Two RNAs folded together computationally: RNase P RNA and transfer RNA, 429 nucleotides in total. Rfam match: Bacterial RNase P class A. Its family is annotated with tRNA processing, ribonuclease P activity and dimeric ribonuclease P complex in the Gene Ontology. Rfam classes the family as a ribozyme.

[in-house]
RNA sequence: UGACCAGAUCAGGUGGUCGCGGGCACAAGCGCCGCGAGGCCGUGCCCGAGGAAAGUCCGAGCUCCGCAGGGCAGGGUGCUGGGUAACACCCAGUGGGGGCGACCCCAAGGAAAGUGCCACAGAAAACGUACCGCCCGUCCCUGACGGGCAAGGGUGCAACGGUGAGGUAAGAGCUCACCAGCGGUCCGGUGACGGGCCGGCUAGGCAAACCCCACCCGGAGCAAGACCAAAUAGGAGGGGAAUGACGCGGCCCGCCGACCCCUCGGGUUGGUCGCAUGAGGCCAUGGGGCAACCCUGGUCCCAGAGAGAUGACCAUCCUCGACUGAACUCGGCUUAUCGAUCUGGUCGCCAC
RNA sequence: GGGCGGCUAGCUCAGUUGGUUAGAGUGCCUGCUCGACAUGCAGGAGGUCACAGGUUCGAUUCCCGUGCCGCCCACCA
Numbered sequence: 001u002g003a004c005c006a007g008a009u010c011a012g013g014u015g016g017u018c019g020c021g022g023g024c025a026c027a028a029g030c031g032c033c034g035c036g037a038g039g040c041c042g043u044g045c046c047c048g049a050g051g052a053a054a055g056u057c058c059g060a061g062c063u064c065c066g067c068a069g070g071g072c073a074g075g076g077u078g079c080u081g082g083g084u085a086a087c088a089c090c091c092a093g094u095g096g097g098g099g100c101g102a103c104c105c106c107a108a109g110g111a112a113a114g115u116g117c118c119a120c121a122g123a124a125a126a127c128g129u130a131c132c133g134c135c136c137g138u139c140c141c142u143g144a145c146g147g148g149c150a151a152g153g154g155u156g157c158a159a160c161g162g163u164g165a166g167g168u169a170a171g172a173g174c175u176c177a178c179c180a181g182c183g184g185u186c187c188g189g190u191g192a193c194g195g196g197c198c199g200g201c202u203a204g205g206c207a208a209a210c211c212c213c214a215c216c217c218g219g220a221g222c223a224a225g226a227c228c229a230a231a232u233a234g235g236a237g238g239g240g241a242a243u244g245a246c247g248c249g250g251c252c253c254g255c256c257g258a259c260c261c262c263u264c265g266g267g268u269u270g271g272u273c274g275c276a277u278g279a280g281g282c283c284a285u286g287g288g289g290c291a292a293c294c295c296u297g298g299u300c301c302c303a304g305a306g307a308g309a310u311g312a313c314c315a316u317c318c319u320c321g322a323c324u325g326a327a328c329u330c331g332g333c334u335u336a337u338c339g340a341u342c343u344g345g346u347c348g349c350c351a352c
Numbered sequence: 353g354g355g356c357g358g359c360u361a362g363c364u365c366a367g368u369u370g371g372u373u374a375g376a377g378u379g380c381c382u383g384c385u386c387g388a389c390a391u392g393c394a395g396g397a398g399g400u401c402a403c404a405g406g407u408u409c410g411a412u413u414c415c416c417g418u419g420c421c422g423c424c425c426a427c428c429a
Base pairs, nucleotide, nucleotide: 001348002347003346004345005344006343007342008341009340010339012317013316014315015314016313017312018311020048021047022046023045024044025043026042029041031040032039033038050323054334055333057332058331059330060329061328062221063220064219065218067254069253070252071251072250074217075216076215077214078213079093080092081091082090083089094108095106096105097104098103109212110211114210115209116206117205118204131153132152133149134148135147136146137145138144139143161179162178163177164176165175166174180202182199183198184197185196186195187194188193225273226272227271228270235264236263237262238261239260240259247256266428267427268426280300281299282298283297284296286295287294288293318321353425354424355423356422357421358420359419362378363377364376365375371409380396381395382394383393384392402418403417405415406414
């Protein structure tokens, strides 16, 4: 200096004026609005979108569903060990694949438990087998028939272990050496697995096909739910139910014991809480751990409405500013994203 | 905000143990029938199976992600 790899941070800045939403403190009037539940009004200070607020794909908190109990069905996860409230997430490893490398990627249990599928081509797609061929024999000898073989050709995504040597009429794990795979055993490792030795000669692929194995899972969602205020017709029709319904949402069991379901019709379109202190953020030149993370100490309060707040103008600077905006709350994943900066590393080139 | 469903020809829809080349009706084009049109008859064209990855020899179909469209969910008695 060029091309890259991994990780982290930021997301136009600064100043002024006006405005909007919210919190806290102080101070209010028998104030104002509303039938009411309740709400509003002053001054000062402070805060006010994101790394993804998104998709709603996972996991939870919280709330309700009578008991969240058992079984079946169903669903999810799927190398090992750890982290975590939990996870399909994260970390560290194992195995496989890619890259010269830094490094990156993997839905990666079981196909000798069983069932199923493998189109076309091909003899044969795994029960079993031979189209061209090779070898031997016979005969009516350019050929036909009978027998042996699976080494070679051919088909296909995939061909019944691979390569070499011996052997043979030709051949063949028929025999041997090495390699792949399988089983057993020993050693190392918590384990996935790795390495050594021995054995018999061989076992195709697909489980993002059914299935088997191990582990996990009740359902619904803040329009959950709680309290209050106001209003109306506690209405009409149909169906089910003491032969036990509904209630737990696929079914069954246990308990309980009288209402339940559908359609049409009536009323309201209000208030408060849930709702912002939490698995919270930041710092540590504290501790444990390779790490994810955990413990300890200090410090901070950091958006919250219900037509829905973060804007407008001026000045100034630069590299002229991407994707986009909270709506019960967290932990993740995935997707979108102009760019800028920092740290560590790899492979080249040049100079000394 | 939350929960579901769908995407196949211009339009409305079929399409399962994944298998060679995806169909139907209607619409469109051409020809015939008619004096001409409608109707009728014959033939034809038209599809990245929404998009992008993966599993598989092979994907409309199985799995994952993205995009678009549609539906449902307030309270009281």